[in-house]
RNA sequence: AAACGCUCUUCGGGGGGCCGGACCGAUCCGGCUGAGACUGAGUGAAAAUGGCGCUCUCACCCGUGAACCUGAUACGGAUCAUGCCGUCGUAGGAAAAGGGUGUUUGCUCCUU
Numbered sequence: 001a002a003a004c005g006c007u008c009u010u011c012g013g014g015g016g017g018c019c020g021g022a023c024c025g026a027u028c029c030g031g032c033u034g035a036g037a038c039u040g041a042g043u044g045a046a047a048a049u050g051g052c053g054c055u056c057u058c059a060c061c062c063g064u065g066a067a068c069c070u071g072a073u074a075c076g077g078a079u080c081a082u083g084c085c086g087u088c089g090u091a092g093g094a095a096a097a098g099g100g101u102g103u104u105u106g107c108u109c110c111u112u
Stems, first nucleotide, its partner, number of pairs: 001105010011063004017032006023051002040056005068093003074087004
């Protein structure tokens, strides 16, 4: 000096699906996968072929190879069902700076 690992600080990015039941309060209970399937508050106004959205916040994950999004109403497998598993995939996009520390390698200087 470089590469890689661990870690700290500050800042930033991200998602909340599927199934069953009750209920009709934009509600509650149970099940599946998962780190997470919403902790709390505020707010809009809709319909039963419905039960959604927005803001702040909690928890969690991620910051360039792995979060997450797109392709994708994709393909294969499993399932009551679903990004549930795999492929796609070192694909395209996506949010970083600084400090500490360890290992390895290279270069330089000094001494013997």
A computed fold for a 112-nucleotide RNA, annotated as TPP riboswitch aptamer (THI element). Rfam family: TPP riboswitch aptamer (THI element). From the family's description: Vitamin B(1) in its active form thiamin pyrophosphate (TPP) is an essential coenzyme that is synthesised by coupling of pyrimidine and thiazole moieties in bacteria. It was read from a public genome assembly, where an Rfam model found it.